RNA sequence: GCGGCUGUAGUUCAGUUGGUAGAGCACCCGGAUAUGGACCGGGAGGUCGCGGGUUCGAGUCCCGCCAUCCGCU
Numbered sequence: 001g002c003g004g005c006u007g008u009a010g011u012u013c014a015g016u017u018g019g020u021a022g023a024g025c026a027c028c029c030g031g032a033u034a035u036g037g038a039c040c041g042g043g044a045g046g047u048c049g050c051g052g053g054u055u056c057g058a059g060u061c062c063c064g065c066c067a068u069c070c071g072c073u
Stems, first nucleotide, its partner, number of pairs: 001072004006067002010025004019056001027043005049065005
C1' cells in the first nucleotide's frame, strides 16, 4: 500500500424484511435477613465509532474517515 472482520449502556453482547434501541452482569432504591451475600420487585444509564448521502422514516442501505484485529504484498 491492498483486501476483509468488528465498532450499540460502565462491561459482555442481542437487535430478523428500514418503522419510536433491548438482555445478562455491574450501579441505585425497596422487600426479605440479627447484619451482609445470594434471592425477589423496581429504577437510572445510549446523539448506535465520526462525518455526509438515500428515504416519509436509518443501529440496519450507500460513500468517506478513524480505531481494533486478521490476511496479502
Molecule: transfer RNA
Organism: Isoptericola variabilis